[in-house]
RNA sequence: UGCGGAGUGAAGCAGUUGGCAGCUUGUCAGGCUCAUAACCUGAAUGUCGUGAGUUCGAGUCUCACCUCCGCGA
Numbered sequence: 001u002g003c004g005g006a007g008u009g010a011a012g013c014a015g016u017u018g019g020c021a022g023c024u025u026g027u028c029a030g031g032c033u034c035a036u037a038a039c040c041u042g043a044a045u046g047u048c049g050u051g052a053g054u055u056c057g058a059g060u061c062u063c064a065c066c067u068c069c070g071c072g073a
Stems, first nucleotide, its partner, number of pairs: 001072007010025004019056001027043005049065005
């Protein structure tokens, strides 16, 4: 330098005909228990990598850039 893939709460991921951002784990609070774990209930945490564009509307489409992984030279 070329091509491909990935970037979404603290962690791992889903969201793929553009139309309210979800799941599991974790954290906190409550319940249960003599108590802890397990179990049950609830809550908080996301400017969806950054910046522009298209659109009534973008995690999703387009462009540029950044980071990581792979292949090639």

Predicted 3D model of a 73-nucleotide RNA (transfer RNA) from a Clostridia bacterium. Its Rfam family is "tRNA".